The prediction has a mean pLDDT of 76.
Glycine riboswitch aptamer from Variovorax sp. Sphag1AA, 108 nucleotides, folded computationally.
NCBI's taxonomy places the organism under Bacteria, Pseudomonadati, Pseudomonadota, Betaproteobacteria, Variovorax.
The model forms 89% of the base pairs in the Rfam consensus.
RNA sequence: CCAAUGCCGACUGGAGAGACGCCGCAUCGACGUGGCGCACCGAAGGAGCAAGUCCGCUGCAUGCCGCAGCCGAUGAAUCUCUCAGGUAAAGGAGACAGAGGGAGCGGC
Numbered sequence: 001c002c003a004a005u006g007c008c009g010a011c012u013g014g015a016g017a018g019a020c021g022c023c024g025c026a027u028c029g030a031c032g033u034g035g036c037g038c039a040c041c042g043a044a045g046g047a048g049c050a051a052g053u054c055c056g057c058u059g060c061a062u063g064c065c066g067c068a069g070c071c072g073a074u075g076a077a078u079c080u081c082u083c084a085g086g087u088a089a090a091g092g093a094g095a096c097a098g099a100g101g102g103a104g105c106g107g108c
Base pairs, nucleotide, nucleotide: 001107002106007102008101011098012097013096018038020037021036022035023034024033025032039087040086041085045083046081047080048079052074053073054072056070057069058068059067060066
C1' cells in the first nucleotide's frame, strides 16, 4: 500500500401469520400484561439433506489411468422442520439488500 465468500458497530429499505378461546394480575372500565389450549407464520438463532468429494469393503476391468455397488464421513439455500421465535396498528425484532466507516486473515 492492497485487502476476505469472514468479523465489529451505527445508517437506509425490509415479508409472513388469530384485536382467537379459557384462567390469572392490574384497572372504575378499557388498553395492558402473564400462563395454558387450539390454529397459523418463517426472515433472529437452531435442526435436516441433494449433487459432489473422501475413507473402507465387495465385485468387475486392466499395460497404465480405472468402473460399478454398498457402508460411513463431509456436504448449501430464501428448500424442509417448526425446538426456539413470532401472529391488529404503533413500537421492537428481522434473513437479506444498499451505501459508507472500523478492525485486519492474508498478500505485495